[in-house]
Context: one part of a larger RNA
């Protein structure tokens, strides 16, 4: 000097990115227990009290007495509360830096599939699907529950249509060439015919996706319910909003603090939210993330001591 344990006056988070670490709490019995809620929960909520031995006793309550510093006498044994984000939940994951808000999930939805099913593996035989049969099986995205899920089919995709246009091989064979004495052989080859596809006509967004600009206007000012105009397939509805999304930005106002770039509640000027790439809520849940408080503490003011093990020194 370090490591691992233990104790500490006064203060008690002043430490720090952050209470990280440590401390507090802890078992059983009794009392008591809020908001909220899907009425199950929340809940061991929170917050209090008790706990040894002997005797009496209707073995109940109780009373009396006894011991110790201390009675769940050692050890083992939740700290709690408030508010918010995300994900409903229990689960799963980067074996060896990430356990999460990521994945999965039940539920809702679209689509394919009528059975020799679709889909998948396999040159094939064959197999899975399934010894199942649309209340079944495959695929996609969404993700409990509640309230909902607006407008656009112009582009791309998919589905349907078949009149017309285009369109390959093939069919066809007008016409022409080579050769030959000829019959012939051979080469080229127009019209016409000729499928799917594409063009075309419709449908379809819980398919891929998309969801405007400028100017003016009210009897203070400001603002614009209102009007004009350009463009578009259609111009973002409900709800939410400085948000896991807000650049300017530490926006502005309110709350909390003596003091708050974080946090909570509002506002809306949404650089660049928005409805199953789901929108907004939500009890319960979480080794999740964020802010605050109580309790508690060597985290700190500020360090000290003890035990053991090392380093180190002497022999």
């Nucleotide at each position: 000097a370090g490591g691992u344990a233990g104790u500490u006056a006064a203060g008690g988070a002043a430490c720090u990115c952050g209470g990280c670490a440590a401390a507090u709490u802890g078992g059983c019995c009794c009392c008591g227990u809020a908001a909220c809620u899907u009425c199950g929960g929340g809940a061991u909520a929170a917050g209090g009290g008790g706990c040894g031995g002997u005797g009496c006793u209707u073995c109940a309550a109780g009373c009396a007495c006894c011991c110790g510093c201390a009675g769940u006498g050692a050890a083992u044994a939740g700290g709690c509360c408030c508010a918010g984000g995300c994900g409903a939940c229990u689960g799963u994951u980067u074996a060896u830096c990430a356990a999460a808000a990521a994945c999965a999930c039940a539920g809702g939805u679209c689509u394919c599939u009528g059975c020799u099913a679709a889909a998948u593996c396999g040159a094939a035989a064959g197999a899975u699907g399934a010894c199942g049969u649309a209340u079944a099986g495959g695929g996609g995205g969404u993700g409990a529950c509640g309230c909902c899920u607006g407008c656009c089919c112009g582009g791309u995709g998919c589905c349907g249509g078949a009149a017309g246009g285009u369109u390959a091989a093939g069919a066809g064979g007008a016409a022409g060439g080579g050769u030959g004495a000829a019959a012939g052989c051979u080469c080229u080859g127009a019209a016409u015919u000729g499928a799917a596809g594409c063009c075309c006509c419709g449908g379809u967004a819980a398919a891929c996706g998309g969801c405007g600009g400028c100017c003016g206007u009210a009897a203070c000012u400001a603002u614009a319910a209102c009007g004009g105009u350009c463009c578009u397939a259609a111009g973002g509805u409900a709800g939410c909003g400085a948000a896991a999304u807000u650049c300017c930005u530490c926006g502005u106002c309110g709350g909390g603090u003596a003091a708050g770039u974080u946090c909570c509640g509002a506002c809306c000027u949404g650089c660049a939210c928005g409805a199953a790439u789901g929108g907004c809520g939500u009890a319960a849940c979480g080794a999740u993330c964020u802010g605050g408080g109580c309790a508690c503490u060597g985290u700190c003011u500020c360090a000290a001591c003890u035990a053991c093990c090392u380093a180190c020194c002497c022999g």
The prediction has a mean pLDDT of 87.
Large-subunit ribosomal RNA, domain IV from a bioreactor metagenome, 315 nucleotides, folded computationally.
Its Rfam family is "Bacterial large subunit ribosomal RNA".
The RNAcentral record of the full RNA draws on SILVA.